[in-house]
Predicted 3D model of a 1391-nucleotide RNA (small-subunit ribosomal RNA) from an uncultured bacterium. RNAcentral holds the sequence, with entries from ENA, Greengenes and SILVA. Rfam family: Bacterial small subunit ribosomal RNA. Its family is annotated with ribosome and structural constituent of ribosome in the Gene Ontology.
RNA sequence: AGAGUUUGCUUCUGGCUCAGGAUGAACGCUGGCGGCACGCUUAACACAUGCAAGUCGAGCGAGAGAGUUUUGCGGAAAGGCUUCGGCCUGGAAGGGAAAUGAUCUAGCGGCGGACGGGUGAGUAACACGUGGGUAACCUACCCUAUACAGGGGGGAUAACGUAUAGAAAUGUACGCUAAUACCGCAUAAGCCUACAGGUUCGCAUGAACUAGUAGGAAAAGCCGAGACGGUAUAGGAUGGGCCCGCGACUGAUUAGCUAGUUGGGGAGGUAAAGGCUUACCAAGGCAACGAUCAGCAGCCGGUCUGAGAGGAUGGACGGCCACAUUGGGACUGAGACACGGCCCAGACUCCUACGGGAGGCAGCAGUGGGGAAUAUUGCACAAUGGGGGGAACCCUGAUGCAGCGAUGCCGCGUGAAGGAAGAAGAUUUUCGGAUCGUAAACUUCUAUCAGCAAGGAAGAAGAAGGACAGUACUUGACUAAGCAGCCCCGGCUAACUACGUGCCAGCAGCCGCGGUAAUACGUAGGGGGCAAGCGUUAUCCGGAAUUACUGGGUGUAAAGGGUGCGUAGGCGGCACGCCAAGUCAGUUGUGAAACCCGUAGGCUCAACCUACGGCUUGCAAUUGAAACUGGCGAGCUAGAGUACAGGAGAGGAAAGCGGAAUUCCUAGUGUAGCGGUGAAAUGCGUAGAUAUUAGGAAGAACACCGGUGGCGAAGGCGGCUUUCUGGACUGAAACUGACGCUGAGGCACGAAAGCGUGGGGAGCAAACAGGAUUAGAUACCCUGGUAGUCCACGCUGUAAACGAUGAAUGCUAGGUGUUGGCCUAUUAAGGGUCGGUGCCGCAGUUAACGCAAUAAGCAUUCCACCUGGGGAGUACGACCGCAAGGUUGAAACUCAAAGGAAUUGACGGGGCCCCGCACAAGCGGUGGAGCAUGUGGAUUAAUUCGACGCAACGCGAAGAACCUUACCAAGUCUUGACAUCGGGACGAAAUAUUUAGAAAUAAGUAUGCUCUUCGGAGCGUCCCAGACAGGUGGUGCAUGGUUGUCGUCAGCUCGUGUCGUGAGAUGUUGGGUUAAGUCCCGCAACGAGCGCAACCCUUAUAUUUAGUAGCCAGCACGCAGUGGUGGGCACUCUAGAUAGACUGCCGUGGAGAACACGGAGGAAGGUGGGGACGAGGUCAAAUCAUCAUGCCCCUUAUGACUUGGGCCUCACACGUGCUACAAUGGCUGGAACAAAGAGAAGUGAAGGAGCGAUCUGGAGCGAAGCUCAAAAAGCCGUCCCAGUUCGGAUCGCAGGCUGCAACCCGCCUGCGUGAAGUUGGAAUCGUUAGUAAUCGCGGAUCAGCAUGCCGCGGUGAAUACGUUCCCGGGCCUUGUACACACCGCCCGUCA
Repeated sequence: AGAGUUUGCUUCUGGCUCAGGAUGAACGCUGGCGGCACGCUUAACACAUGCAAGUCGAGCGAGAGAGUUUUGCGGAAAGGCUUCGGCCUGGAAGGGAAAUGAUCUAGCGGCGGACGGGUGAGUAACACGUGGGUAACCUACCCUAUACAGGGGGGAUAACGUAUAGAAAUGUACGCUAAUACCGCAUAAGCCUACAGGUUCGCAUGAACUAGUAGGAAAAGCCGAGACGGUAUAGGAUGGGCCCGCGACUGAUUAGCUAGUUGGGGAGGUAAAGGCUUACCAAGGCAACGAUCAGCAGCCGGUCUGAGAGGAUGGACGGCCACAUUGGGACUGAGACACGGCCCAGACUCCUACGGGAGGCAGCAGUGGGGAAUAUUGCACAAUGGGGGGAACCCUGAUGCAGCGAUGCCGCGUGAAGGAAGAAGAUUUUCGGAUCGUAAACUUCUAUCAGCAAGGAAGAAGAAGGACAGUACUUGACUAAGCAGCCCCGGCUAACUACGUGCCAGCAGCCGCGGUAAUACGUAGGGGGCAAGCGUUAUCCGGAAUUACUGGGUGUAAAGGGUGCGUAGGCGGCACGCCAAGUCAGUUGUGAAACCCGUAGGCUCAACCUACGGCUUGCAAUUGAAACUGGCGAGCUAGAGUACAGGAGAGGAAAGCGGAAUUCCUAGUGUAGCGGUGAAAUGCGUAGAUAUUAGGAAGAACACCGGUGGCGAAGGCGGCUUUCUGGACUGAAACUGACGCUGAGGCACGAAAGCGUGGGGAGCAAACAGGAUUAGAUACCCUGGUAGUCCACGCUGUAAACGAUGAAUGCUAGGUGUUGGCCUAUUAAGGGUCGGUGCCGCAGUUAACGCAAUAAGCAUUCCACCUGGGGAGUACGACCGCAAGGUUGAAACUCAAAGGAAUUGACGGGGCCCCGCACAAGCGGUGGAGCAUGUGGAUUAAUUCGACGCAACGCGAAGAACCUUACCAAGUCUUGACAUCGGGACGAAAUAUUUAGAAAUAAGUAUGCUCUUCGGAGCGUCCCAGACAGGUGGUGCAUGGUUGUCGUCAGCUCGUGUCGUGAGAUGUUGGGUUAAGUCCCGCAACGAGCGCAACCCUUAUAUUUAGUAGCCAGCACGCAGUGGUGGGCACUCUAGAUAGACUGCCGUGGAGAACACGGAGGAAGGUGGGGACGAGGUCAAAUCAUCAUGCCCCUUAUGACUUGGGCCUCACACGUGCUACAAUGGCUGGAACAAAGAGAAGUGAAGGAGCGAUCUGGAGCGAAGCUCAAAAAGCCGUCCCAGUUCGGAUCGCAGGCUGCAACCCGCCUGCGUGAAGUUGGAAUCGUUAGUAAUCGCGGAUCAGCAUGCCGCGGUGAAUACGUUCCCGGGCCUUGUACACACCGCCCGUCA
């Protein structure tokens, strides 16, 4: 930084889509470790359980109380003595009383529960942000200062006791008691209130200070005696209250809102100003700079994105606000109208003895629910901080930590080096190989992480005290072991092959893939990307200059209002002075911290954290400046306007007048039609039309002049005259002195049609009727005809209301018309100037077309409008309208385009020019008949397959009885009928022959290899095994090759240059000419290539060479006759070589050209005739069945062999032919005349036989020799117009030929039979000269089979005015919404 996508192509417009970044995310697949963060976005849904706000006994009374002391009772053990009975000493256990007492405690009292923590429902608001104000205020605890009390009284009350109610919660009654609880009194430096003075200050209400009078209000004690606490006042600090400027959402399809509403002075209330509240008075206040209403929303620092300006967002962290189940209320207090306080009401849940009570997780955990989705009923107060306390300390789900989650960011690892037999395997392959791939194995090394073991913190200033934690970290030993996935690979976008699938399954962000060879589906191999993640989905910004401030547009792509006047608003000429609002500069304050940026520092690095600096573009205050904008003052005249003088005009309104025409009425003349159309008909007319003459009536419109002429703001305005009236222009330069421009709303005007009321109505004419046309014709055409068109008044308010171009001002080459004025004396087709209206054109501009002083150029000002196509100018709402309808004006849904301009083609029942047997002019056919042949259809076991407009259909097939043959039936074979390779056996193979069989085949019989170094080899057959053979099976839309066709049409292209943003154009167009892009001339083109032409073959003439198998003029011989013979090569002919024709010559025309016409000469004259030869391309044209070939398919069969059948069927339809219908003919007869061919498994003579086909015969001939071979039409005669002496189908009989074989299914002959048919509907074909027509001859294929095909000659015409029309084609041009290209595209209805 761009890319894809509209088209055949281009360019522009324009939308859609992608690549980037981000997230409190979720989902899919996968998942090693650690650090730091983050974690209900949904139900402000409901909540079990535990905890989250207490503390102070140094305020008070009371209670409990370990222990200690004293004391009374008690009297044990032990000791001594003993007369053993006991006595003495001793004082234990036990429990009693008093004092003391660490400690604990409900209650009274104090402080704190207004902080901390949660949530974002509400809120569009002074809620928030920012900057100010408070002379209109408060502030517990804390700090400072001053002053003070430690005086003296009083009465209560909880606790407690007794009684009592209740299930409980909770009380009730009586009685006792204390205080730092409560209430008087005293005192008053100072404070407060009232009154009336003074000084100073302030923007005002007022403030500060000060002297005075009257009135009022304080205090508490405790203890370990202090660095505790209390009272008053002032100040500070902190925290708040209130007010104001500015800023930040959407909707006008919400335009009016407001009665305490706006203001006043009085009263009340508050800490405090205030309609905050209340009575009275006034009638105000807000709003297009958007009030009110509706919808959505906590706001900000910031965060994400972006080059920025912006856009989006407000989760975590921080500030503010609001809320605490819903709604309301106050109490207490310094502070609340109070999350874990109170009262009331509602809903819900729970308890209950039914009477009544209790509760509020939007605190931390946790549960249910909702949801795509969000964690533990953890540890600790060790740290930081908070509450209470003098303190120890207590409390603290704030907080610090841990747990769960790849939710995010950051870091690390899953090994490193060597290692080619390039292993195995996989994939692929042209089978050679290639890739995975140094990858693995293997060798050496290392140990981060994880695991094991040992040590072990900082985090606490000072002895102890650490939740985290045996954690971080350090060390040791040990093993490469435990650790990689996800997405993608057609283009955009890095990365390709195979198989499967076959518009199926599926993919897809956009374009789009998939219908049998899918790099796009699925799988595999390979590759690319990222990586403990990777993809998808959702959302935001970007790209998108696609809302354009930076930074867009409006002639034709979306977009200029139909036009004017004008309000608000915006903008505004020249020069002077002042002010300082905008503007600019300096300074100051603020712009919290975090964040961001920079520099350092700390965790091993990073993320993260810390310090300092920067930044914070803003707001405010203050001091200056005065150019510009603005304001004020006083001026100017170039903008604008007024007055004056002129001429031009379909400008407007009203009244009057005119002639032509149309129609109607009356009368006359006059007779059969008129009228109308492409042609007709409806219609009118013998009751007299049309036509014509005269008179009359009515309405509407104004020919000629008339003109890209005039006027008007636009719509629009056209006979003449008069009246009234608007505007523009010119001249001159007297007056005013910026009075101007634009113009949202508003007002006015506004074609046609339409509406209302009343007139009018000749012509025209929606609707309607009839007639035509047509498949239909609710149309176009015709005959009628009503609204309407006309007038007056009113409404409607729209048009392709267009120059598809808003208004105004200035500037920027020219040329040429026209219109209205004026000036100019070198007097004229001149020059100058102002206004209007056209054309051409430069610069410039535009996507191009085009515009171009009348801009779409260069600038300024203001208004209107546009933001993909469709839905739709539709719906709803509102406003307007009598209605019709108009104005304003969406969304759902749907598409990936819609569109502008230009380009190349193709097309047109567009144009110009030209050609062709294209038409026309002729000749002959086809279509009717019979037959032949091909095709369709039908039939069939099979009727093998292909070819289907021209360009399939006597086509592949130059020849299906078997074969061919691909089809069918039946019988057979399975390495095969055919090719190559391996092993074995045999000596054959083959010929003859026998049996079975339909044959293939099977089984026999007889004859029967070559070479040799003797090992064997060759050849052949058989057997075995598998590789393989084989396929006329599929795909001509996978192909090669070949062919058809447009078309023997004149075209198709390239290089360089030039023009164009480009596709492209030019050249190749133009003027002539030609059969021709043939040639000439001109030209931003100059050249060139493939085509055309020529070169090739043949034919027409001549010369020459050569004469055998050809020929015979002359010479000679011979024969029944014949070049038969000698001889000759003159002629014909044969076949080689030459010549000839080139518009070369002459004339005319033409441009002194090309060329055309005419002429001469010539056998031939203007490419002499014919042939071969077919540019670039089109038709997915034909052919896989000529051949070749990819892929697919069959493999005891879709291959191979055999017999028989079929391709030859037959109601029918079509194509191509033959023969006819007859006298231009049929038949009979006879001594006419060709060319070109073929021949050895051939042609077959003479002679003989047969009516004949043919048979016999076998001469000659591998051919200028012999044979086929007779040419036929022609000529002579006859028939006399008939279904015939035409015509020959069909059928019968008898024969011939070929062949293994003529039944299905050949050809020919003879005799007999003798069908249809008497010239062919609509339609259609060929043909321009040796042609058509007609006549016969030959050949290929072939055993046989020709009306087909390919050739050959004989006889031998007619017509062409011409290019209007039909068909096809070529050049130029024009239109196009076509490009698969008119067999296109496309609209409506129905399914």